Predicted 3D model of a 468-nucleotide part of an RNA (small-subunit ribosomal RNA, 3' major domain) from an uncultured bacterium. Its mean pLDDT, the model's own confidence on a scale to 100, is 81.
Context: one part of a larger RNA
RNA sequence: UGACGGGGACCCGCACAAGCGGUGGAGCAUGUGGUUUAAUUCGAAGCAACGCGAAGAACCUUACCAGGUCUUGACAUCCCCCUGACGGGUCGGCAAAACGGCCCUUCUACGGACAGGGGAGACAGGUGGUGCAUGGUUGUCGUCAGCUCGUGUCGUGAGAUGUUGGGUUAAGUCCCGCAACGAGCGCAACCCUUAUGGUCAGUUGCUACGCAAGAGCACUCUGGACGGACUGCCGUUGACAAAACGGAGGAAGGCGGGGACGACGUCAAAUCAUCAUGCCCCUUACGUUCUGGGCUACACACGUACUACAAUGGCGUAAACAAAGAGAAGCAAAAUCGCGAGAUGGAGCAAACCUCAUAAAAGACGUCCCAGUUCAGACUGCAGGCUGCAACCCGCCUGCACGAAGUUGGAAUUGCUAGUAAUCGCGGAUCAGCAUGCCGCGGUGAAUACGUUCCCGGGCUUUGUACA
Repeated sequence: UGACGGGGACCCGCACAAGCGGUGGAGCAUGUGGUUUAAUUCGAAGCAACGCGAAGAACCUUACCAGGUCUUGACAUCCCCCUGACGGGUCGGCAAAACGGCCCUUCUACGGACAGGGGAGACAGGUGGUGCAUGGUUGUCGUCAGCUCGUGUCGUGAGAUGUUGGGUUAAGUCCCGCAACGAGCGCAACCCUUAUGGUCAGUUGCUACGCAAGAGCACUCUGGACGGACUGCCGUUGACAAAACGGAGGAAGGCGGGGACGACGUCAAAUCAUCAUGCCCCUUACGUUCUGGGCUACACACGUACUACAAUGGCGUAAACAAAGAGAAGCAAAAUCGCGAGAUGGAGCAAACCUCAUAAAAGACGUCCCAGUUCAGACUGCAGGCUGCAACCCGCCUGCACGAAGUUGGAAUUGCUAGUAAUCGCGGAUCAGCAUGCCGCGGUGAAUACGUUCCCGGGCUUUGUACA
């Protein structure tokens, strides 16, 4: 100087407390461990691994296993020789495919180039190892308020000072003081979005209307630039400061709400399987290709979600109100058929125009009458639909039947302070098909916070020292 203390002082955070809802019990989805297996490919491991890489494993993907092929190779450059290539048919091969032989058709004025076939070797290739050799990228403490430097001064020196002190702040934020004076990276601001206004612009939007044409831009909305909030004003407190508290005006008030943005560093943290790369290793195989299987197994254990256990509810009937998105190998309307999934159909739309597309909860009326039920829906049988060469292993959906556990969950543990929690639907990426996951969108919309004694984490200061 740090680090540590079941030492002290001060401060903060959904850290506790005050509340609301969960997890832990059930079923199921998914990930992991374990076990099993020919293989169940690999990685991730307290917080900070476990709906994680994977924004989507039937084949492919795929890296794993069994079996069948190839050996200058599936891919790149160089040398030599030959030739249209692609495609179609047939035969061989075998369980199947990869692969091999034969035939047919078709192009160009020639050469070169390109492309294809054959040959020789230099080489290719490796999701093989090492993240403790690395780059790049990322997590984390933590959006915590810290981390440093120059000159000066003090100290023999390691170092100190500045950065400590008195106030204040979300903040090393600002003020005052001070052997310090300045500066840098961080904080804040500049960026995006949301909340308000007028101005400009007005179609595909909006308005009047039963609809259209035509008209208009007042309203809604969309786009562009601008204004607006700064403790600016008033009062009180305060060291006359910084600031705090209350008020006015205002759409908004004290950082207005949300996002992006992550200092010096820590964890030899993660990744050689995104990519790149040193070294080591394989080279008729640890490379390559094909078929089938596996990644989907299943006495069990754990994590994260979903659905419930019902009356603030279930079911039925009629019937309201969104936002944000996506669409051409696409979204697909009307109409018709089907109980339905869906099928036929093909208008319109590269979309403020058309389509996906009926929002659902809420509210109205009716029924059920507290039961393992008209709750719950697992599991199972049968019949179908869709995608796709192909749904057996191993997809999703529909109808009828079947109708399990479950009556609010032990110890323990978790999220959340406002348009939040809770609850209700809608959309998107990936994607042929497959979503209870992820990422977004809006609807309805709470309770509580006395406070900082205690638990956890952090900041600053002081003290002790078996540590460096």
The RNAcentral record of the full RNA draws on ENA, Greengenes and SILVA.